[in-house]
RNA sequence: AACAGAGUAGGGCCAAGCGUUAAGUGUUGUGGAAUGGGAUGUCGUCCACAGACGAAGUCUGCCGUUAGAUAGAGGCAGACGCGGUGCAGGCUCGCAUCCGCUGAU
Numbered sequence: 001a002a003c004a005g006a007g008u009a010g011g012g013c014c015a016a017g018c019g020u021u022a023a024g025u026g027u028u029g030u031g032g033a034a035u036g037g038g039a040u041g042u043c044g045u046c047c048a049c050a051g052a053c054g055a056a057g058u059c060u061g062c063c064g065u066u067a068g069a070u071a072g073a074g075g076c077a078g079a080c081g082c083g084g085u086g087c088a089g090g091c092u093c094g095c096a097u098c099c100g101c102u103g104a105u
Stems, first nucleotide, its partner, number of pairs: 003103003010093005017085001018083003027051007037099005057080007065072001
């Protein structure tokens, strides 16, 4: 010098939680932040503010309200669903340029 490997922000899946009384997610604009071990960096990621758009609930039991009722509104709990559902967890995939780190029967 060449070769191989490790290592990021994040992506996908899973479980749990949260919401379903609508937050969150996604989206537009503005301004910022961090991002393999180091430096730089965005067409990737995140944060804040403003704007627009937008949803799947159902059943059971109890409480309690009402002049009364097996009804209705409300509250609590549970179950089954739904949400492009958290800055968190597990598995898996995984930096652009330059310089480094590790390895070699």
A computed fold for a 105-nucleotide RNA from Lactococcus termiticola, annotated as THF (Tetrahydrofolate) riboswitch aptamer.
Its mean pLDDT, the model's own confidence on a scale to 100, is 77.
Rfam family: THF (Tetrahydrofolate) riboswitch aptamer. Rfam links the family to the GO term tetrahydrofolate metabolic process.